RNA sequence: GCCUGCAUAGCUCAGCGGUAGAGCACUCCCUUGGUAAGGGAGAGGUCAUGGGUUCAAGUCCCAUUGCAGGCU
Numbered sequence: 001g002c003c004u005g006c007a008u009a010g011c012u013c014a015g016c017g018g019u020a021g022a023g024c025a026c027u028c029c030c031u032u033g034g035u036a037a038g039g040g041a042g043a044g045g046u047c048a049u050g051g052g053u054u055c056a057a058g059u060c061c062c063a064u065u066g067c068a069g070g071c072u
Base pairs, nucleotide, nucleotide: 001071002070003069004068005067006066007065010024011023012022013021018055026042027041028040029039030038048064049063050062051061052060
């Protein structure tokens, strides 16, 4: 220098165009003599950034940035 993949909650990851979810962690409650485990409820997202397509984009297209891998 060229090519490919990835970027979504504090962490690990889902989400085949129609108002974004799970597990763990966190807060409150139940249970226990107490703790752990278990059960219930809740909070937490400008979906990397900027454009484009579309009635509608986390999802499709382009560029940029970062990370990983490959080729030279």